Predicted 3D model of a 75-nucleotide RNA (c-di-GMP-I riboswitch aptamer) from an Actinomycetota bacterium. NCBI's taxonomy places the organism under Bacteria, Bacillati, Actinomycetota. The coordinates come from a structure-prediction model, not an experiment, and the mean pLDDT is 89. Of the family's consensus pairs, 94% are formed in the model.

RNA sequence: UCCCGAUAAAGGCACCCCCGUCGCGAGGCGGGUCCGCAAAGCCAGGGGCCUCACGCAGGCAGCCCGGUUACCGAA
Repeated sequence: UCCCGAUAAAGGCACCCCCGUCGCGAGGCGGGUCCGCAAAGCCAGGGGCCUCACGCAGGCAGCCCGGUUACCGAA
């Protein structure tokens, strides 16, 4: 360094739901909450699902694959 992920250590994120807000909508953002997560950090490249005002349109990265960055260091 790579692979790997423990009854380790220090932390991190935050499902559903609620409130506010933006959007036609899927959904996004902020606050609360904390089901869970070893990438539940980021990327819409592939598949899939969802929305619509049906387009060379949009959304979901906490659906899977892939890419990329990263803390720690037992077996």